About this RNA: A computed fold for a 72-nucleotide RNA from a Candidatus Beckwithbacteria bacterium, annotated as transfer RNA. Lineage of the source: Bacteria > Bacteria candidate phyla > Candidatus Beckwithiibacteriota.
[in-house]
RNA sequence: GGGCCGUUAGCUUAGUCGGUAGAGCACCGCAUUCGCAUUGCGGAUACAGGAGUUCGAUUCUCCUACGGUCCA
Repeated sequence: GGGCCGUUAGCUUAGUCGGUAGAGCACCGCAUUCGCAUUGCGGAUACAGGAGUUCGAUUCUCCUACGGUCCA
């Protein structure tokens, strides 16, 4: 330098064909307890960045950044 793959919540991740993005753990509040833990109920938080196509983009296209892998 080139090819391929990946980047979604604090962490691990689902999301198949473009139609309002879910889960587990963690966090916060309430209940329970003398208190803590456990348990139950509720809540906040995410599509790496930019541009394009489209009525509509996590999804398609291009560029950039980062990581992995292969070739040189």

Its mean pLDDT, the model's own confidence on a scale to 100, is 81. Rfam family: tRNA. Its family is annotated with triplet codon-amino acid adaptor activity in the Gene Ontology. The RNAcentral record of the sequence draws on ENA.